[in-house]
RNA sequence: UUCAUUGAACUGGGGUGCCGAAAGAUUUUGUUCGGCUGAGAUCAUACCCAUUGAACCUGAUCUGGAUCGCACCAGCGAAGGAAGUUUCGGAAAUGGCGUC
Repeated sequence: UUCAUUGAACUGGGGUGCCGAAAGAUUUUGUUCGGCUGAGAUCAUACCCAUUGAACCUGAUCUGGAUCGCACCAGCGAAGGAAGUUUCGGAAAUGGCGUC
């Protein structure tokens, strides 16, 4: 210098739905509990993700299939956006110095 790329530190970016029941309230409100999927279902200070970017957002009150219901599954998606620095460690090549 090039290639490949895990970890760590610090910093940052995200999401938190759907269904059921109970209690209370009476200008029909918001609380608690349970269930489904998932890494994570509103504070867990946890989980995931950080350009090698499907973490997450837009499209989307989208389309198809299931379901009590829902981003539950698939498509959309070689679409458009989206948050980084340092460092340990691997391989190869080149140059300098030293030794033989």